[in-house]
Context: one part of a larger RNA
Molecule: small-subunit ribosomal RNA, 3' minor domain
Organism: Antarctobacter albus
RNA sequence: CACCGCCCGUCACACCAUGGGAGUUGGUUCUACCUGACGGCCGUGCGCUAACCUUCGGGAGGCAGCGGACCACGGUAGGAUCAGCGACUGGGGUGAAGUCGUAACAAGGUAGCCGUAGGGGAACCUGCGGCUGGAUCACCUC
Repeated sequence: CACCGCCCGUCACACCAUGGGAGUUGGUUCUACCUGACGGCCGUGCGCUAACCUUCGGGAGGCAGCGGACCACGGUAGGAUCAGCGACUGGGGUGAAGUCGUAACAAGGUAGCCGUAGGGGAACCUGCGGCUGGAUCACCUC
């Protein structure tokens, strides 16, 4: 750049992030149950037994064995949470420019806007109620 202005939405194209999504992959974690290695611990210890005690019979202690609770890993089931992937799908953002119209800004050519309901390719349209953040005209005051 000043109406040859400004400007709205659908649609088309490209890119970006994102919601939903049958599911699927992995991480972390919780609950219940199952299992129970190693280990020390507790009990038992009829078998075994060098040091100690002994009245020489044995005793104390110890060992094997057996039982038990604890417990790592693991398993089963059910959750929580995070992340990745996911046909399809929803809108959002950005983009030189493109398509369709022209809704808004002047009384923007049906004043606009708000709420609500219905309708419509889209901006929107219509009904009802409300507001003036409406022009014009008339009246009043200065």